Annotation
Large-subunit ribosomal RNA, domain IV from Lentinula edodes, 331 nucleotides, folded computationally. The full RNA is in RNAcentral, with records from ENA. NCBI's taxonomy places the organism under Eukaryota, Agaricomycetes, Agaricomycetidae, Omphalotaceae, Lentinula.
Context: one part of a larger RNA
RNA sequence: AAGUUGUUAAGGAACUCGGCAAGAUUACCUCAUAAGUUAGACGACAAGAGGUACCACUUAUAUAUUUUAUUUUUAAUCUAUAUAAGGAGGUGGCACAAAAUCGGAGGCCCCGACUGUUUACUAAAAACACAACAGUCUGCAAUGAUGAAUAUCAUAGUAUAGAUUGUGAAAUUUGCCCGAUGCCAUUAAUAUAAGAGCGGUCAUUGAAAAAUGUGACUAAUCGAAAGUCUGGUUAAUAGCGGUCUCCUAAGGUAGCAAAAUCAGUUGGCCAUUAAAUGUGGUCCGGUAUCAAUAAUGUAACGAUGGUCUCACUGUCUCUACAACUUGCUCA
Numbered sequence: 001a002a003g004u005u006g007u008u009a010a011g012g013a014a015c016u017c018g019g020c021a022a023g024a025u026u027a028c029c030u031c032a033u034a035a036g037u038u039a040g041a042c043g044a045c046a047a048g049a050g051g052u053a054c055c056a057c058u059u060a061u062a063u064a065u066u067u068u069a070u071u072u073u074u075a076a077u078c079u080a081u082a083u084a085a086g087g088a089g090g091u092g093g094c095a096c097a098a099a100a101u102c103g104g105a106g107g108c109c110c111c112g113a114c115u116g117u118u119u120a121c122u123a124a125a126a127a128c129a130c131a132a133c134a135g136u137c138u139g140c141a142a143u144g145a146u147g148a149a150u151a152u153c154a155u156a157g158u159a160u161a162g163a164u165u166g167u168g169a170a171a172u173u174u175g176c177c178c179g180a181u182g183c184c185a186u187u188a189a190u191a192u193a194a195g196a197g198c199g200g201u202c203a204u205u206g207a208a209a210a211a212u213g214u215g216a217c218u219a220a221u222c223g224a225a226a227g228u229c230u231g232g233u234u235a236a237u238a239g240c241g242g243u244c245u246c247c248u249a250a251g252g253u254a255g256c257a258a259a260a261u262c263a264g265u266u267g268g269c270c271a272u273u274a275a276a277u278g279u280g281g282u283c284c285g286g287u288a289u290c291a292a293u294a295a296u297g298u299a300a301c302g303a304u305g306g307u308c309u310c311a312c313u314g315u316c317u318c319u320a321c322a323a324c325u326u327g328c329u330c331a
Stems, first nucleotide, its partner, number of pairs: 001326007010317002014315001019312001027052005036042001038169001053091003057087001058085007067076003092096001104310006111302002116128002132167007144153003171296003175240002180237002182233004195222002199218006241246001255289001256286001267283006
């Protein structure tokens, strides 16, 4: 000098990004327990208050024991030990759950319903999952997946099933738009691809200007899906104006709102504080909020995030001391 552990008068978060770290609480019994609520073994060990040692006595039970009565069972009685309960006495200590171990508590708000899962070695969360809700596909030799293939899984299942996409408990709801893109369905006509191919020309075959076959070129005609057409579909991909009557498919509804929501912005007002870019409430044009890319509120839950109060403390005002360990300096 550093580290570890402990103690520090008075104050008690003034420390700090932030009570980080430390401290405080901690057992059992009795009493008593709020708002809220999905009405519960919820919240709840809510919060909060009191008690607890030892000795003798009393009562009850159990075990062992003494004595008496009784044929035996049994009844009464004496003493001791253990356990439990209650009362009123006594005794000692600063302190009686005397050690160690062993929940700090409460109010408000955001997010996520919950238990769960995750970046093995910087992220545990508001991310993922979840029950539940909704859409689409699939009639079984199913749809879907793997494989070159036999085949295998799905499934020894059969639409209350399986696959897949999105939202994410329960509650109250989920507005308008099918013009664009996609998907589904429908159809007259038309143009074709591969392919088929009447006929023609040339070459070849043939003794041949015949017939037949083959090849090259040409070519009437036939010929699918897709597209064009017409409808449907948004819990499909998406979208939800300007201004004074224009344009559009339709023009943001309910709700919420300086919000986990660009900036302006430390928005205005109220509460909280001596003092508040904080927090809560309220207002609101948020021209960049908004409804399963879900909207709104919410009990319970959370090693989540923000804020406040009580308790508590060397975090601090402001340091000091002690023990131990390590290093250095000196001897």